A computed fold for a 72-nucleotide RNA from a Pseudomonadota bacterium, annotated as transfer RNA. It matches the Rfam family "tRNA". Rfam classes the family as a transfer RNA. From the family's description: Transfer RNA (tRNA) molecules are approximately 80 nucleotides in length. Rfam links the family to the GO term triplet codon-amino acid adaptor activity. Lineage of the source: Bacteria > Pseudomonadati > Pseudomonadota. Model confidence (mean pLDDT): 81 of 100.
[in-house]
């Protein structure tokens, strides 16, 4: 240089084009204990980025950016 996949909380990972974006793990807090741990409840916390298309985008298109794989 061509050509395909993936990008959503800190990790894991949901979401027929209509949810307040969901959940585990971990992280704060509280309750329980003699301290802890397990449990039990509360809470914080994301859609890579700019356009389009739509009444309505995480999704669909298009660029761009970051990772991956083949292949010249």
């Nucleotide at each position: 240089c061509c050509u395909c996949c993936c990008g959503u909380a800190g990790u894991u990972u949901a979401a027929c084009g209509g949810a307040u974006a969901g959940a585990a793990c971990g992280c704060g807090g509280g309750c329980u204990u003699g301290c802890g741990g397990a449990g039990c409840c509360c809470g914080a916390a994301a859609u890579c980025g700019g356009g389009g298309u739509u009444c309505g985008a995480u999704u669909c298109c298009u660029c761009g950016c970051g990772g991956g794989a083949g292949g010249a």